[in-house]
C1' cells in the first nucleotide's frame, strides 16, 4: 500500500428510501417464607464522523475515522 466486509440502545442484532425497533441486561412492580424462574411497567439512541443526492436518508453517493477477512 491494494480489495471486500463491518459499525444503529450498556450488549447480541434487525430494520435496504415514508413514525428508529427486538431480545437480554439494568431500574420499579407483581408472584414467593426467601431466592430464582416466571409476569406486568418504565427508562435508555448525535443510526462512527464530516458533506451530497432528495419532498424525505440508519438506508443512496463522497470522504474521513474504528474494527474484521484476504493479497502484496
Nucleotide at each position: 500500500g491494494g480489495g471486500c466486509c463491518u459499525g444503529u440502545a450498556g450488549c447480541u442484532c434487525a430494520g435496504u428510501g415514508g413514525c428508529a425497533g427486538a431480545g437480554c441486561a439494568c431500574g420499579g412492580g407483581g408472584c414467593u417464607c426467601a431466592u430464582a424462574a416466571c409476569c406486568c411497567c418504565a427508562g435508555g439512541g448525535u443510526c462512527g464522523c464530516a458533506g451530497g443526492u432528495u419532498c424525505g436518508a440508519a438506508c443512496c453517493c463522497u470522504g474521513c475515522c474504528g474494527g474484521g477477512c484476504c493479497c502484496a

Overview
This is a predicted structure of a 72-nucleotide RNA (transfer RNA) from an uncultured Thermomicrobiales bacterium. It matches the Rfam family "tRNA". Model confidence (mean pLDDT): 83 of 100.